[in-house]
Molecule: transfer RNA
Organism: uncultured Lachnospiraceae bacterium
C1' cells in the first nucleotide's frame, strides 16, 4: 500500500437500536470509626463517546470519511 480490529471519566472495563440525560472497579473527594494513618462502612463529583458527517421516531450501538493505536499480509 491493502486487509482485520480497537478508541466509552485520571486509569481499567460494561451495555441486545427503546426500562441508558451511560453501568461497575481502582483513583479523587465529604462523613462515620481511629489517638493518628491504613483499613472498613456510608455519601458526592467526574464520560453526552477520536473527529465529522448520514441513516432512524429513537444511535455509544447501524453506514461513510477523517484521527490515532494494534495485528496481519507479497
Nucleotide at each position: 500500500g491493502c486487509c482485520u480490529c480497537c478508541u466509552u471519566a485520571g486509569u481499567c472495563u460494561a451495555a441486545u437500536g427503546g426500562u441508558u440525560u451511560a453501568g461497575g472497579a481502582c483513583a479523587c473527594u465529604g462523613g462515620c470509626c481511629u489517638c493518628u494513618c491504613a483499613a472498613g462502612c456510608c455519601g458526592g463529583a467526574g464520560a453526552u463517546g477520536u473527529u465529522g458527517g448520514g441513516u432512524u421516531c429513537a444511535a455509544a450501538u447501524c453506514c461513510c470519511a477523517c484521527a490515532g493505536g494494534a495485528g496481519g499480509u507479497a